[in-house]
A computed fold for a 75-nucleotide RNA from a Gammaproteobacteria bacterium, annotated as SAH (S-adenosyl-L-homocysteine) riboswitch aptamer. The source organism's lineage runs through Bacteria, Pseudomonadati, Pseudomonadota and Gammaproteobacteria. Of the family's consensus pairs, 100% are formed in the model. The sequence was found by an Rfam model in a public genome assembly.
RNA sequence: UUGUCUGAGGAGCGUUGCGAUGGAGAAUUCCACCAGGCUCGGACAUGUUCAGUUUUCCAACGGCGCUCGCUUUAC
Numbered sequence: 001u002u003g004u005c006u007g008a009g010g011a012g013c014g015u016u017g018c019g020a021u022g023g024a025g026a027a028u029u030c031c032a033c034c035a036g037g038c039u040c041g042g043a044c045a046u047g048u049u050c051a052g053u054u055u056u057c058c059a060a061c062g063g064c065g066c067u068c069g070c071u072u073u074a075c
Stems, first nucleotide, its partner, number of pairs: 002045008010068006018037001021032004036061001
């Protein structure tokens, strides 16, 4: 770096439906599902590169509408 599993990023309701996924199909298609698919961290595996040590800090985002929670401020 990449892959798998997993934790976290406060919570819920409604809605649209791109990608992925599933089904059908000869097909360029249709139907279903669908707003953590993103970021940070942990474990395992793979590849590459680097390497003197110590300390500090710990997020940024997430279609549209509504509601709640938390914090701050004003009255």